[in-house]
Context: one part of a larger RNA
């Protein structure tokens, strides 16, 4: 030095667990803000820090209701001082206070700071901008108007997605690339609502007829479009969702009451075992010193309110002043399955420019016949989309390298000039009973006794405690 065995150290895998996540369903809510929001800064408890709450009335003040014995929030004890059956703490609702910043709005500003004026004895209040309305004034300029002053109301900002409008890419695909595609997508801007938008035929259809809009299924990857490439891609028709009134059993929310167990042995502890019982419209679940229908909280049931997705009947529309530089044509663009095509239809810029129900539009160039509708004004619930948020239930979802980035004081620590990037860390025990006292040691670290405990080889570096790695002892071997 190697191998083997034994015993350790280090390490934190594995097992078990769950405070935290993820998803689905149902219900609610769908806004907050000049009565100052969202988001913050700084303060605030008798005692340092952070979190939570609150605001110089500062873990709180007042009122009403509930509740009924302890309480002065958490980490988190300890000391001190208090409150409370004259009902505290706590819960629900209402009110008061609510520093400074922030749309921030008296002026300024490098947010949480600086500096003003007016009224008022003081406390306190007012003073931004824009729009609209009213009112007082008022030039050139006679009446006026512009302009100026005042009063009142409204707006402003924030917010996850959904929605409408405006504006609008490229990578990519076409195995290159230009028409085309990606795609009217992403991004940006404006605006609104709990939904938005659309909407009561100048519509479809086809010789039969239907009867606003929206959404779903189908028609159908069809008809079509297309360097007829890549690809893009309908409609008619058919089947559904939806609609007003009434009912209550589903369901939702709220509420109080709420059945039934003892003994023995084991054990640290009984909920497990043995023996004998009981309740059940309740044997969902959680907790309790191991595994509990009957120990605790609950659960079922009951009561109240609302009320269909269930049932019965029924079946969304309305209003006006009735629409001219409009319809249409030409030209240039855009949208439709339609890339200019035989290219209708719809929308927009420009140039022209009708008719007036004895009229006009459409039915895919165009013409005739026929059919159908009435533009150039407006409103309209439901079916549909979404989830920053609240509550409830559930899961062939995860179980600490998983599940949110975040189970732990996480958008933290840390990095970056900045935009931004962005972790790790869970588990003693039933209960701290968290090792009094003694010894060694440096008045250490650590260890040995002793004690607690079922266990300390559970000692806070704490459940289990794998491997790598590092040792000690013994044997064999070189």
């Nucleotide at each position: 030095g190697g191998c083997a065995c034994a015993c350790g150290g280090c390490g934190g895998a594995u097992g078990u667990c769950u405070u935290g996540g993820c998803g689905u369903c149902g219900a609610g809510a769908g806004g907050c803000g000049a009565u100052g929001a969202a988001a913050g800064a700084c303060g605030u408890u008798g005692g340092a820090a952070c979190c939570u709450g609150c605001g110089a009335u500062a873990a709180g003040c007042c009122c009403a209701g509930g509740g009924g014995a302890g309480u002065u929030g958490g980490u988190a004890a300890c000391c001190g001082a208090a409150c409370u059956g004259u009902g505290a703490u706590c819960c629900u609702g209402g009110g008061a206070u609510u520093u400074c910043u922030g749309a921030a709005u008296g002026g300024g500003g490098c947010a949480a700071c600086c500096c003003a004026c007016c009224c008022g004895c003081a406390a306190g209040g007012g003073u931004a901008c824009u729009u609209u309305a009213c009112u007082c004034u008022g030039a050139a300029u006679g009446c006026a108007u512009a302009g100026g002053g005042g009063u009142a109301a409204a707006g402003a900002g924030c917010g996850a997605a959904c929605c409408u409008g405006g504006a609008g890419a490229a990578c990519u695909g076409a195995a290159a690339c230009a028409u085309c595609u990606c795609a009217g997508u992403a991004c940006c801007c404006a605006g609104a609502g709990g939904a938005a938008a659309a909407g009561a035929a100048a519509g479809c259809a086809a010789a039969c007829g239907c009867g606003a809009u929206u959404c779903c299924g189908u028609c159908a990857g069809u008809a079509g479009c297309g360097g007829c490439g890549a690809g893009c891609g309908a409609a008619c028709g058919c089947g559904g969702a939806u609609a007003g009134u009434c009912c209550u059993c589903a369901c939702a929310c709220g509420g109080a009451u709420g059945a039934a167990c003892c003994g023995g042995a084991u054990g640290g502890a009984a909920u497990g075992c043995c023996g004998g019982g009981c309740c059940u419209c309740a044997g969902a679940a959680g907790g309790u010193g191991a595994a509990a229908g009957c120990c605790c909280u609950g659960u079922a049931a009951c009561c109240g309110u609302g009320g269909a997705c269930g049932g019965a009947c029924g079946c969304a529309g309305c209003c006006c002043u009735c629409g001219a530089g409009u319809a249409a044509a030409c030209u240039c663009g855009g949208g439709c399955u339609c890339g200019g095509g035989a290219a209708a239809c719809c929308c927009g810029g420009g140039u022209u420019g009708a008719a007036c129900a004895u009229g006009g539009g459409g039915g895919g160039u165009c013409c005739a016949c026929c059919c159908u509708c009435c533009a150039a004004g407006g409103c309209u619930a439901a079916a549909u989309a979404c989830u920053c948020c609240u509550c409830g239930a559930c899961g062939a979802c995860c179980g600490a390298u998983a599940g949110u980035g975040a189970a732990u004081c996480a958008g933290u620590a840390a990095g970056g000039c900045g935009a931004c990037u962005g972790a790790a860390c869970g588990a003693u025990g039933a209960a701290a009973a968290g090792c009094a006292c003694c010894g060694c040691g440096a008045u250490g670290a650590g260890c040995g006794g002793a004690g607690u405990g079922a266990a300390a080889g559970a000692g806070u570096a704490c459940c289990u405690g794998a491997a790598a790695c590092c040792g000690u002892g013994u044997g064999c071997u070189u």
RNAcentral holds the full RNA, with entries from ENA. The part of an RNA shown here (large-subunit ribosomal RNA, domain I) has 478 nucleotides and comes from a Planctomycetota bacterium. Its Rfam family is "Bacterial large subunit ribosomal RNA". Lineage of the source: Bacteria > Pseudomonadati > Planctomycetota. The coordinates come from a structure-prediction model, not an experiment, and the mean pLDDT is 84.